[in-house]
The part of an RNA shown here (large-subunit ribosomal RNA, domain IV) has 328 nucleotides and comes from Picea glauca. Its Rfam family is "Bacterial large subunit ribosomal RNA". Rfam links the family to the GO terms structural constituent of ribosome and ribosome. The coordinates come from a structure-prediction model, not an experiment, and the mean pLDDT is 87. The organism belongs to Picea, within Eukaryota.
Context: one part of a larger RNA
RNA sequence: CUCUCUCUAAGGAACUCGAAAAAAUAGCCCCGUAACUUCAGGAGAAGGAGUGCCUCCUCAAGAGGUCAUAGUGAUUAGGCUCGGGAAACUGUUUACCAAAAACACAGGUCUCCACAAAGUCGUAAGACCAUGUAUGGGGGCUGACGCCUACCCGGUGCCGGAAGGUUAAGGAAGUUGGUGACCUGAUGAUGGGGAAGCCAGCAACCGAAGCCCCGGUGAAUGACAACCAUAACUAUAAUGGUCCUAAGGUAGAGAAAUUCCUCGUUGGGUAAUUUUUGACCCACAUGAAAGGCGUAAUGAUCUGGGCACUAUCUCAGAGAGAGACUCG
Numbered sequence: 001c002u003c004u005c006u007c008u009a010a011g012g013a014a015c016u017c018g019a020a021a022a023a024a025u026a027g028c029c030c031c032g033u034a035a036c037u038u039c040a041g042g043a044g045a046a047g048g049a050g051u052g053c054c055u056c057c058u059c060a061a062g063a064g065g066u067c068a069u070a071g072u073g074a075u076u077a078g079g080c081u082c083g084g085g086a087a088a089c090u091g092u093u094u095a096c097c098a099a100a101a102a103c104a105c106a107g108g109u110c111u112c113c114a115c116a117a118a119g120u121c122g123u124a125a126g127a128c129c130a131u132g133u134a135u136g137g138g139g140g141c142u143g144a145c146g147c148c149u150a151c152c153c154g155g156u157g158c159c160g161g162a163a164g165g166u167u168a169a170g171g172a173a174g175u176u177g178g179u180g181a182c183c184u185g186a187u188g189a190u191g192g193g194g195a196a197g198c199c200a201g202c203a204a205c206c207g208a209a210g211c212c213c214c215g216g217u218g219a220a221u222g223a224c225a226a227c228c229a230u231a232a233c234u235a236u237a238a239u240g241g242u243c244c245u246a247a248g249g250u251a252g253a254g255a256a257a258u259u260c261c262u263c264g265u266u267g268g269g270u271a272a273u274u275u276u277u278g279a280c281c282c283a284c285a286u287g288a289a290a291g292g293c294g295u296a297a298u299g300a301u302c303u304g305g306g307c308a309c310u311a312u313c314u315c316a317g318a319g320a321g322a323g324a325c326u327c328g
Stems, first nucleotide, its partner, number of pairs: 001323008010314002014312001027051002030048002036041001038144001052066005067071001079307007087298001091103002107142007119128003145294004152222001155221002157217005164212003170206002174202006182193003226242004252286001264280005
């Protein structure tokens, strides 16, 4: 010097990103226990008092005595409280840097599926679903509970419709070419023509779904404006106008896990606070199941304050053990 411990005057978080670490609390019995609440809780809330041994009496209780600094005498053995955020909860997770606000969840809702089901795996046979049958099974989103979930169907998707337009393979009247018995060519020629059949090409016309088209649908994918003027101080704009749109963000909440400017402004908290909390709303860029807003309980969750407590610190000191180091 390092590690693991023990103790420390006065102060008591001044340390630090942050009370991380340590200290403190602690058992049992009795008294007592708030807000809030889903009436179960919260709650061991908080906050107090007692605790050994001996004798008497003994079921229990009680009375008397007595020792210690100290009686759950060692060991064992909750710190508490006041706010706020997110998540209802118990649970699950990155085996070996993340346990969480992430995932799941009960509940909600949409959608597909009539059974040889939909969906999934497989080229197939076949299998799961399921020895199930809509109070069932698959998929999507949301996520207890309470109050709610506004407007837009123009685009995209999905569902329904079938009048019209377009439209494939296929079919096909017709037509073009080849071949071709045969005809013709004064002789000849690699000349000219040519029925049927066959082959090849083109093709009027017929021809489904789809698309165009017509409707519907938001707990489908999504979207939810701009400018100007205006009230008897000023300011502001209930109001009016213009333009565009499918429709112009409703309720709620809001410097927020969302706010750049920003340490916004203001009240509380402090001697003093970029943190925190109550408001305000001027929302760079909130908002309603990619749910909105509340909410008791829960938690090795995140964040702010306080009490208690402490070597975290002011500011170090002493001690024990094990290393390191030296010698053997």